Transfer RNA from a Chloroflexota bacterium, 72 nucleotides, folded computationally.
Its Rfam family is "tRNA".
Its mean pLDDT, the model's own confidence on a scale to 100, is 85.
The sequence is in RNAcentral, with records from ENA.
């Protein structure tokens, strides 16, 4: 320098064009003498950034960033 892959909630990840989701963490309750566990509920994400295609983009497409991983 070349390819290719990752980026999405605090963490680990799903979700590949039609209103973003789940464990675990967090908080509130139940339930216990308490405390953990276990059930419920509820907080939390301008989807890494920009342009572009669309009536509609986290999802297609380009360029830009950071991380990996081949190649040379």
């Nucleotide at each position: 320098g070349c390819c290719g892959g990752u980026g999405u909630a605090g963490c680990u990840c799903a979700g590949g064009g039609g209103u973003a989701g789940a464990g675990c963490a967090c908080g509130c309750g139940u339930u216990u003498c308490g405390u953990a566990a276990a059930c419920g509920c509820g907080c939390g994400g301008c989807c890494a950034g920009g342009a572009g295609u669309u009536c509609a983009a986290a999802u297609c497409u380009c360029c830009u960033c950071a991380c990996c991983g081949g190649c040379u």